[in-house]
Context: one part of a larger RNA
RNA sequence: UGACGGGGGCCCGCACAAGCGGUGGAUUAUGUGGAUUAAUUCGAUGCAACGCGAAAAACCUUACCUGGCCUUGACAUGUACCGAAUUGAGCAGAGAUGUUCAAGUGCUCGAAAGAGAACGGUAACACAGGUGCUGCAUGGCUGUCGUCAGCUCGUGUCGUGAGAUGUUGGGUUAAGUCCCGCAACGAGCGCAACCCUUGCCAUUAAUUGCCAUCAUUUAGUUGGGCACUUUAAUGGGACUGCCGGUGACAAACCGGAGGAAGGUGGGGAUGACGUCAAGUCCUCAUGGCCCUUAUGGCCAGGGCUUCACACGUAAUACAAUGGUCGGUACAGAGGGUUGCCAACCCGCGAGGGGGAGCCAAUCCUAGAAAGCCGAUCGUAGUCCGGAUUGUAGUCUGCAACUCGACUGCAUGAAGUCGGAAUCGCUAGUAAUCGCGGAUCAGCAUGUCGCGGUGAAUACGUUCCCGGGCCU
Numbered sequence: 001u002g003a004c005g006g007g008g009g010c011c012c013g014c015a016c017a018a019g020c021g022g023u024g025g026a027u028u029a030u031g032u033g034g035a036u037u038a039a040u041u042c043g044a045u046g047c048a049a050c051g052c053g054a055a056a057a058a059c060c061u062u063a064c065c066u067g068g069c070c071u072u073g074a075c076a077u078g079u080a081c082c083g084a085a086u087u088g089a090g091c092a093g094a095g096a097u098g099u100u101c102a103a104g105u106g107c108u109c110g111a112a113a114g115a116g117a118a119c120g121g122u123a124a125c126a127c128a129g130g131u132g133c134u135g136c137a138u139g140g141c142u143g144u145c146g147u148c149a150g151c152u153c154g155u156g157u158c159g160u161g162a163g164a165u166g167u168u169g170g171g172u173u174a175a176g177u178c179c180c181g182c183a184a185c186g187a188g189c190g191c192a193a194c195c196c197u198u199g200c201c202a203u204u205a206a207u208u209g210c211c212a213u214c215a216u217u218u219a220g221u222u223g224g225g226c227a228c229u230u231u232a233a234u235g236g237g238a239c240u241g242c243c244g245g246u247g248a249c250a251a252a253c254c255g256g257a258g259g260a261a262g263g264u265g266g267g268g269a270u271g272a273c274g275u276c277a278a279g280u281c282c283u284c285a286u287g288g289c290c291c292u293u294a295u296g297g298c299c300a301g302g303g304c305u306u307c308a309c310a311c312g313u314a315a316u317a318c319a320a321u322g323g324u325c326g327g328u329a330c331a332g333a334g335g336g337u338u339g340c341c342a343a344c345c346c347g348c349g350a351g352g353g354g355g356a357g358c359c360a361a362u363c364c365u366a367g368a369a370a371g372c373c374g375a376u377c378g379u380a381g382u383c384c385g386g387a388u389u390g391u392a393g394u395c396u397g398c399a400a401c402u403c404g405a406c407u408g409c410a411u412g413a414a415g416u417c418g419g420a421a422u423c424g425c426u427a428g429u430a431a432u433c434g435c436g437g438a439u440c441a442g443c444a445u446g447u448c449g450c451g452g453u454g455a456a457u458a459c460g461u462u463c464c465c466g467g468g469c470c471u
Base pairs, nucleotide, nucleotide: 007471008470009469010468011467012466013465015461016460019425020424021423022422023421026316027315028314029313030312031311032310033309034307035306042053043052064302065301066300067299068298069297070296073127077126078125079123080122081121082120083119086103087102088101089100090099091098092097107116108115109114129291130290132289133288134287138285139284140280141279142278143276145274150189151188152187153186154185155184156165157164158163169180170179171178195268196267197266198265200236201235202234203233204232205231206230209226210225211224214223215222239262242256243255244254245253246252318418322377323376324375325374326373327372328371334365335364336363339358340357344353345352346351384415389410390409391408392407393406394405395404431453432452433451434450435449436448437447
């Protein structure tokens, strides 16, 4: 000077408290440990690993295992020689691959011979290649403390010096935010603002959007119109600006008016100096080391999907604020040409046929669901719950045995609200309800978004946890 203290003072945060809903019990899904295995590829391990890398493991992916093969190599550059490239077919084989036959002669220069470019093959060598090791050799990127309010510098002053001062003090703030004071005076990185989005208004514009007035129609369908809604560009608007009070005549705080919005309006992006030799050599890059007929490369099959068990994260339930049946209403944000797929027909259904429209404010996806109106069930392992299993099918795809998703019929386990313990959330939030996207041939209870319905509680800071300032 720091760090630490079951030292002190001050102050924050869903940190506690007050509430609401969960996890921990059940079944399933998924990740992990462990065990198993020829292999169950590798990494991530308190918070900050465990629905994590993986925004899709049947083959591929794939890095693992078994077996079959290759050795200048699947890929790059250079040298020499041969052949245009390329296309089709047969045989052997699990395939990789091996082998045989046929077709084929282009482009540029040149009269021709020939030469050259691209591409393919052969040979030898320089070399390629490595998801091999080291994240404790590294770059880059990322997590975390933490969106916490801090971290420093120049000059000056003080101190023998390490250092101090400034940055402490009195107020105040979400904030080292601002004011006042002060041997300090200034400055930088952070804070805030500038950026995006949402909430109000105006102007401009009016198709594919909209429809008040006038006609018209089954229908904004058509004429007409751009007022309204909406769309998308530009502006305005909020600044403690105004009033009252408190305060130190300050900063600021409390209340009020006006206003769509009030004191950072809501949300996002944005992460200081640094910490954890934190994570990543398997995104990429890279030093060193190692392999070089193999630790490289190709292929088939298998594995990553195993299963006495343990843990994490989720989904579905245990029911009547509910289940089932019938009728009926209202979104937002997306996606679509290797695509989205309407009407109509077939099928109980998954789906099949069909082919209109749409490169999209036009057409399609697309039926939103909870809700509302009726009916039924009457507290029961049930008309709750749906696991498991049998069987018959559908779709994708060379191919669903290991190991896909979905549908019909049958079957109907556990489960009656969960011990100790523990998590999230302060408002359009929690809870609850459905919808869409990415990945993707197919496969979503995951993830990223979207809207619908829509609460309760916060006395307070003694205590638990984390953090800031002074001592």